Large-subunit ribosomal RNA, domain II from a mouse gut metagenome, 683 nucleotides, folded computationally.
Context: one part of a larger RNA
């Protein structure tokens, strides 16, 4: 892992509330009991014992189609107008394990110290080496002790090291040889040693050189029985079929928050007449937007300068002044969710009219939600940060399949009843993967931009179109050739300062075709080299500036990779146009099934669908009835083949099998399995 069997909404109750059917019906019904009879089980009595209903109101006396409240012949409350019980089906509460399995624990009675803590009694082991403590003797020594040497001596939680007892690092081992081991290597090894036998403490207890360690492979409270189906607002599972409708992921509470309770949204009876669209009239209103010399606030510049802050002067008061702050007004611009003089559009409330066809209301059984979440649009929080969070409005997923967006819960497009080798379209495509155009026209981009999303500020003689202003056959622009000078080195300044450090200047004037008191190098200063202007030579366009179109730069991420890919350049990029065609479970066609409405030979309109609600069947096992069913001339089972049904399924029929079995009308339920790390067997 698979295969087979089992494996989860029961069953009980004068308990309650609906459904439906059936008895009696202003009534209904008996209960324990007993009495006859029976296979079960019936019938009959039980003073109708009691129960519910038929009258209700009041707290109660009490009154009653009324009655309470009250001072009431007021007004309000609750009645009076509607038939009820008893049995049984279903469908639900309730109480009981209560759909099934699942703790972690809690208690009570017992079993365990044959394992291992500690302890008591008795017994037993520890190979060899080494080291050499007191004490003794002997000698020297001291007055006498001390003291020294030399022997003897054999103490020690002493050294070394078997046996034994441990378990330090390592490396196998890891479904092991082993539920803890092996192999090297390590520590104790006369001690607080190690070990044999018997024996002694027990579960909130022991025992513990203490690790929360052991206490029988179990220990922060052993194990076995029992309360016991603890309890489990938690996870998991919960079984044949086909029609119809079909949801929540909100509110308010809540020791509440992944749980309830009401309320909302769903389905089912019954009852009842609303509801929605859109369009035309009335309406309430204060958002967007706007505007503030219209309020309250808040705000940038200039005018003004109350006042105030610093100077100055004074004994003091008064007085000047002002690179400083500002009240007021004024002119100019602007600002606000809690500002507004003002003010839509949608939206909501009326009331006509069209249209639509039960979508609307109330009741009463029966639910499931009460973890949302993405797109957008108005908004709050956040960083106008989040596939961020929190509201509202529409959309979708959720509960929705098909086409496109390469791929893809929420984007686009479109709601799947079936069955079809039929046709039109949507979104989106039409070179090749790939269904259809290398489709026409007219434009641009040279960046493989593009052809996937976003690429910013800011940079550029890139590149087409446009527009406005200058120059130009009296020769423009460029390019080349030649001047580009005089007074003067302008004045000041300065070591210098000459056109080029800096300052000043009506920066002037003269010779000129033109030439600045000088445009940029340069120099210590000069020089030098250029530059505006000018002539010539060339011959035809030349520039400046704004604004567009497409394009470049900016552009950095980790393995080589971000048009799906091949690939594409008058395009297969990018923009205008215009025409064909491709493209789906849409639309249509053609059969055919179902639901629901109506005017019911027939139209019609409708059947995606999780939680749920509600209908209609199928199979499987017993019983009762039934077909005077079927069966050794083969029953069930098992295995194939055919053929019916929308389906769960059923018929027939071949083989096997070998003894039973079904039809059909009713009951009853150990009544359907792919899931529960399900349970047991086999492989």
């Nucleotide at each position: 892992g698979c295969c087979u069997a089992c494996g989860a909404g029961u069953u009980g109750c004068c308990u309650c509330c609906g459904u439906c059917c059936g008895g009696c019906g202003a009534g209904g019904u008996u209960a324990a009991g007993c009495g006859c009879u029976u296979a079960a089980g019936g019938c009959g009595c039980g003073u109708g014992a009691g129960c519910c209903g038929a009258a209700g109101c009041g707290a109660g006396a009490g009154c009653g189609a009324g009655u309470c409240u009250g001072a009431a012949c007021a007004g309000g409350g609750c009645g009076u107008u509607c038939a009820g019980u008893c049995g049984g089906u279903c469908g639900g509460a309730g109480c009981a394990g209560a759909c099934g399995c699942g703790a972690a624990a809690c208690c009570u009675a017992g079993u365990g110290a044959u394992c291992u803590a500690c302890c008591c009694a008795u017994g037993g082991c520890c190979a060899g080496g080494g080291u050499g403590a007191a004490g003794u003797c002997g000698c020297c020594g001291u007055a006498a002790c001390a003291g020294g040497c030399g022997a003897u001596g054999g103490a020690g939680g002493c050294c070394c090291g078997a046996a034994c007892c441990g378990g330090u690092u390592u490396a196998c081992g890891u479904u092991g040889a082993a539920a803890a081991g092996u192999g090297c290597u390590c520590g104790g090894a006369u001690g607080a040693g190690c070990u044999g036998u018997g024996g002694g403490u027990a579960g909130g207890g022991g025992u513990g050189a203490a690790a929360g360690g052991c206490u029988a492979a179990u220990c922060a409270a052993a194990c076995u029985g029992g309360g016991a189906g603890a309890u489990a607002g938690c996870u998991c599972g919960u079984a044949c079929u086909c029609c119809c409708c079909g949801a929540a992921a909100u509110g308010u509470c809540u020791u509440u928050a992944g749980g309830g309770a009401c309320a909302g949204c769903c389905u089912c009876g019954u009852c009842u007449u609303a509801g929605c669209u859109u369009c035309a009239c009335g309406g309430a209103g204060g958002u967007a937007g706007a505007g503030c010399u219209a309020c309250u606030g808040a705000u940038a510049g200039g005018a003004u300068g109350c006042g105030a802050g610093g100077g100055c002067u004074u004994c003091a008061u008064c007085g000047c002044c002002u690179a400083u702050c500002a009240a007021u007004u004024c002119c100019u611009g602007a600002c606000a969710a809690a500002c507004u003089c003002c003010g839509a559009a949608u939206g909501c409330c009326g009331u006509g009219a069209a249209g639509u066809g039960u979508u609307g209301g109330a009741c009463g059984g029966g639910a499931g939600u009460g973890a949302g979440u993405c797109g957008u649009c108005g908004g709050g929080u956040g960083c106008u940060a989040a596939u961020g969070u929190c509201c509202g409005g529409c959309g979708g997923c959720g509960a929705g399949a098909g086409g496109g967006a390469a791929a893809g819960a929420g984007c686009c497009c479109a709601g799947a009843c079936c069955u079809c080798c039929u046709g039109c379209u949507a979104a989106g495509g039409c070179c090749c993967c790939c269904a259809a155009g290398a489709g026409c026209g007219g434009u641009u981009u040279a960046a493989g931009u593009u052809g996937a999303c976003a690429g910013a500020a800011c940079g550029a003689g890139g590149u087409g179109a446009c527009a406005u202003c200058g120059c130009a056959g009296a020769g423009a622009c460029a390019g080349c050739u030649a001047g580009g000078a005089u007074g003067u080195u302008a004045g000041c300044u300065u070591g210098g300062a000459a056109g080029c450090a800096g300052c000043u200047a009506u920066u002037c004037a003269u010779u000129u075709a033109a030439a600045g008191a000088g445009u940029g190098c340069g120099u210590a200063a000069c020089a030098g080299c250029u530059c505006a202007c000018u002539a010539g030579u060339c011959g035809a366009g030349c520039g400046a500036u704004g604004a567009c179109g497409c394009g470049u730069g900016g552009a950095u991420g980790a393995u080589g990779a971000a048009c799906g890919g091949g690939c594409a350049u008058c395009a297969a990029g990018a923009c205008c146009g215009c025409c064909g065609c491709c493209g789906a479970a849409g639309c249509a066609g053609a059969g055919g099934a179902c639901u629901c409405u109506u005017u019911u030979u027939a139209a019609g309109a409708g059947u995606g669908g999780u939680a749920g609600g509600g209908g209609a069947g199928c199979a499987u096992u017993c019983c009762g009835g039934u077909c005077g069913g079927c069966g050794c001339c083969g029953a069930a089972g098992g295995u194939g083949u055919g053929g019916c049904g929308u389906g769960a399924g059923c018929c027939a029929u071949g083989c096997u099998g070998g003894a039973g079995c079904g039809u059909c009308c009713g009951g009853a339920a150990a009544a359907g399995a792919a899931a529960a790390u399900g349970u047991a067997g086999g492989c």

Background:
Model confidence (mean pLDDT): 84 of 100.